Source information:
This is a predicted structure of a 71-nucleotide RNA (transfer RNA) from an Elusimicrobiota bacterium. The prediction has a mean pLDDT of 80. It matches the Rfam family "tRNA". Its family is annotated with triplet codon-amino acid adaptor activity in the Gene Ontology.

[in-house]
């Protein structure tokens, strides 16, 4: 100091230009004599600013932060 790759819910993980979804966690309920387990529902995310476009999480720039890699 260069390339590169990835940043999405509390975690793990899709979706890849047209309404952001599952699982796990968490509330609240049902069931149970209590607990567990199951069954219902509810909360909640696109790192971060620009740009394209009707419309961007997806494509482009820059930035931040993680990991690789060269030197």
């Nucleotide at each position: 100091g260069c390339g590169g790759g990835c940043g999405u819910a509390g975690u793990u993980c899709a979706a890849u230009g047209g309404c952001a979804g599952a699982a796990c966690a968490g509330g609240a309920g049902c069931u149970u004599c209590c607990c567990a387990a199951g069954c219902u529902u509810c909360u909640a995310a696109c790192g971060u600013g620009g740009g394209u476009u009707c419309g961007a999480u997806u494509c482009c720039c820059a930035u931040c932060g993680c990991c690789c890699g060269c030197u």
It was read from a public genome assembly.